[in-house]
Context: one part of a larger RNA
Molecule: large-subunit ribosomal RNA, domain I
Organism: Candidatus Omnitrophota bacterium
RNA sequence: AGUUUAUGAACGGAUGACUUGGUUAGGUGAGGCUAUGAAGGACGGGGUAAGCACCGAUAUGUUCCGGGGAGCAGCAAACAUGCUUUGAUCCGGAAAUCUCCGAAUGGGGCAACCCACCGUAGGUUAUACUACGGUAUCCUGCCUUUGAAUAAAAUAAGAGGCGGGAAGCGAUACCGGGCGAAUUGAAACAUCUAAGUACCCCGAGGAAAAGAAAUCACCGAGAUUCCCCCAGUAGCGGCGAGCGAAAAGGGAACAGUCUAAACCUUUUUUCCGCAAGGAGAAAAGGGGUUGCGGGACCUCAAUGUGGGAUUGUUAAGGGAUAGUAGAAGCAUCUGGAAAGAUGCGUCAUAGAGAGUGAAAGCCUCGUAUAUUAAAUCCUGAAGCACCCUAGGGGUAUCCCAAGUAACACGGGACACGGGAAAUCCUGUGUGAAUCAAGGCCGACCACGGUCUAAGACUAAAAACUACACCUAAACCGAUAGUGCACAAGUACCGUGAGGGAAAGUUGAAAAGAACGCCGGUGAGGCGAGUGAAAUAGAACCUGAAAUCAUAAACUU
Numbered sequence: 001a002g003u004u005u006a007u008g009a010a011c012g013g014a015u016g017a018c019u020u021g022g023u024u025a026g027g028u029g030a031g032g033c034u035a036u037g038a039a040g041g042a043c044g045g046g047g048u049a050a051g052c053a054c055c056g057a058u059a060u061g062u063u064c065c066g067g068g069g070a071g072c073a074g075c076a077a078a079c080a081u082g083c084u085u086u087g088a089u090c091c092g093g094a095a096a097u098c099u100c101c102g103a104a105u106g107g108g109g110c111a112a113c114c115c116a117c118c119g120u121a122g123g124u125u126a127u128a129c130u131a132c133g134g135u136a137u138c139c140u141g142c143c144u145u146u147g148a149a150u151a152a153a154a155u156a157a158g159a160g161g162c163g164g165g166a167a168g169c170g171a172u173a174c175c176g177g178g179c180g181a182a183u184u185g186a187a188a189c190a191u192c193u194a195a196g197u198a199c200c201c202c203g204a205g206g207a208a209a210a211g212a213a214a215u216c217a218c219c220g221a222g223a224u225u226c227c228c229c230c231a232g233u234a235g236c237g238g239c240g241a242g243c244g245a246a247a248a249g250g251g252a253a254c255a256g257u258c259u260a261a262a263c264c265u266u267u268u269u270u271c272c273g274c275a276a277g278g279a280g281a282a283a284a285g286g287g288g289u290u291g292c293g294g295g296a297c298c299u300c301a302a303u304g305u306g307g308g309a310u311u312g313u314u315a316a317g318g319g320a321u322a323g324u325a326g327a328a329g330c331a332u333c334u335g336g337a338a339a340g341a342u343g344c345g346u347c348a349u350a351g352a353g354a355g356u357g358a359a360a361g362c363c364u365c366g367u368a369u370a371u372u373a374a375a376u377c378c379u380g381a382a383g384c385a386c387c388c389u390a391g392g393g394g395u396a397u398c399c400c401a402a403g404u405a406a407c408a409c410g411g412g413a414c415a416c417g418g419g420a421a422a423u424c425c426u427g428u429g430u431g432a433a434u435c436a437a438g439g440c441c442g443a444c445c446a447c448g449g450u451c452u453a454a455g456a457c458u459a460a461a462a463a464c465u466a467c468a469c470c471u472a473a474a475c476c477g478a479u480a481g482u483g484c485a486c487a488a489g490u491a492c493c494g495u496g497a498g499g500g501a502a503a504g505u506u507g508a509a510a511a512g513a514a515c516g517c518c519g520g521u522g523a524g525g526c527g528a529g530u531g532a533a534a535u536a537g538a539a540c541c542u543g544a545a546a547u548c549a550u551a552a553a554c555u556u
Base pairs, nucleotide, nucleotide: 001555002554003553004552005551006550007549008548010547016541017505018504021476022475023473024472025471026470027469028468029467030465031464032169033168040101041100042099043056044055045054047079048078051075052074053060062095063094064093065092066091067090071083072082073081106115107114108113116135117134118133119132120131121130122129137166138165139164140163141162142161143160144159145158146157174205175203176202177201178200185192189238215221216220225252226251227250228249235243236242256457257456258455259401263286264285265284266283267282268281269280270279271278272277291435293400294399295398296397297394298393299392300391306388307387308386311385312384313383317379318378319377320376321375323371324370325369329344330343331342332341333340345362346361347351353365354364355363406430407429408428409427410426411425412424413423416442437452438451439450440449441448492499493498512540515527516526517525518524
């Protein structure tokens, strides 16, 4: 020096056991908050108070109304001091307060700070000073006022006052719109693809969007949306890679409406005119809403019928936000401890589950079942109010959505890449018709069929889940499962955007080791004591290996 063995409350923290936390899925609710100042923060508030949580100068809390019933002053001990059956702490509902920053909004600003003006009150002889309230911008309604082009008037525009609205945040979700890539694939690459995807922007709702045929079809159907199918079909395509319908059929859910115009009435007003009057314009109300064309207009007839997507009111009922009642077991034995074993019982609309010193239907909390609300909210919906709603004939005078349809050129969307390319949208230009009309039926024409554009609204059925609650798991069990089971988006790192941990377990109960001894008034240990156990002693369940120390044997 090494090998082996043994010992060690030496080191270390694997393994086993456990679970406060996660993961996934399903269901129900809710789907918004905000100038009445949000989300998110800063700074404060406790007898002692650093952190988390809670709260706001009324600051660990205030008031009222319900619940509840013996202890309480959070995590979190201790001391001190208090509260409480005149009902505290605690739970729920409704209020009050709510510093400063933040859309931040009186002005400014390096967020949580600085500096103002006006009014009222306090204060002063008067200032000063203090408190409270108001004072941002944009849009918009009304009123007052000033007032052009243009003589008057009017209008535009400006100023002031009183009202109303917006702004910002939120889920990296879902929805509509705008803008719009590239990687990639085509085994290269340019048309094409990826893809109208990603990113970004705008807007909205609990859903959004779409939606009552100028649709499909050729029998006929009869708004939209979603699912199955049609069908990887018909097609498109450097006919490559690839892209890819529709009708029909079967289901889910079902719901239809309102304007514009013609015409009538009223009001205001312009122009022409000496006047009578005529010709217009605007606003409001009535009327009217359709494709076996409808309506206006003229005429005849009915005073009721049916409906409503809630506009208002509203009962019962149901539900949410605290709760309440809730059956039935004892003894002996082992043990530190009984829920175990034995014996004899018992309940069950309750033998789900959890806890209790080991394994409990009957010990505790619960469970089945039943039941409850002063207050706030949701749902509900008969009735009433309110709103909507009809027919026959005639005439052929009027109306039936215009820079629209269509066409040309240039683009885009349609499964459809310019194609035989219809259909839809529109940048530029041209530019109709009003029912004897117009669009469509995949170039175009004819016949036939079908529908009525150029205005608007519309529940349900199919999307999503930040959030609240419930349930479940051949999901994880502390290097796993969320990054976080612990003061975790913390500590720490970075100028910053941003990155981002580690860290669970004494014991049934602190009974957490009085007292003594060694030692530096140490660290640490030895006794004593507690405990079932201290080889459970706080560096605390179990306690592997590497490693360390000591001892012995052996090898060199």